[in-house]
RNA sequence: GUGCAGGGCGUUUAGGGUUCCACUGGCAAAACCGCAUCAUUGCGGGUCAGGUUCGGUCCGAGAAAUGCCACCCGGCGGGCCAAUUCCCGCGGGGCACACGGCGGGGCAAAAUCCCGGGAGGA
Numbered sequence: 001g002u003g004c005a006g007g008g009c010g011u012u013u014a015g016g017g018u019u020c021c022a023c024u025g026g027c028a029a030a031a032c033c034g035c036a037u038c039a040u041u042g043c044g045g046g047u048c049a050g051g052u053u054c055g056g057u058c059c060g061a062g063a064a065a066u067g068c069c070a071c072c073c074g075g076c077g078g079g080c081c082a083a084u085u086c087c088c089g090c091g092g093g094g095c096a097c098a099c100g101g102c103g104g105g106g107c108a109a110a111a112u113c114c115c116g117g118g119a120g121g122a
Base pairs, nucleotide, nucleotide: 007069008068009067010066011065012064015059016058020056021055022053023050024049025048026047027046032045033044034043035042036041071094072093073092075090076089077088078087079086097117099120103115104114105113
């Protein structure tokens, strides 16, 4: 100087917004229905706004947690017998490291989501 590499899935979390639910507020309230009331009447069923609403639903990590599978290395047993190879089962160990934009995509929307272990840097 140039080039290369670090598997998959599930459940969660940090984080994220606001489609739906809930919540809060406004408007409407003619008729009808439900509930409460002796009754007047009130509340809900309507509609709009609010995530600068703790929440439920939802999205959600390469560099977060955890489990399983895959992969790698020994051991033991079996097929199978003296050994080797091969195959199967059980059990043990390993699976490291990891700075990072701008911009774009995306579902209702946003994000530590995706492009992306990318560009760049070390």

The prediction has a mean pLDDT of 76. Guanidine-I riboswitch aptamer from Pseudooceanicola atlanticus, 122 nucleotides, folded computationally. Of the family's consensus pairs, 100% are formed in the model. The RNAcentral record of the sequence draws on Rfam and Ribocentre.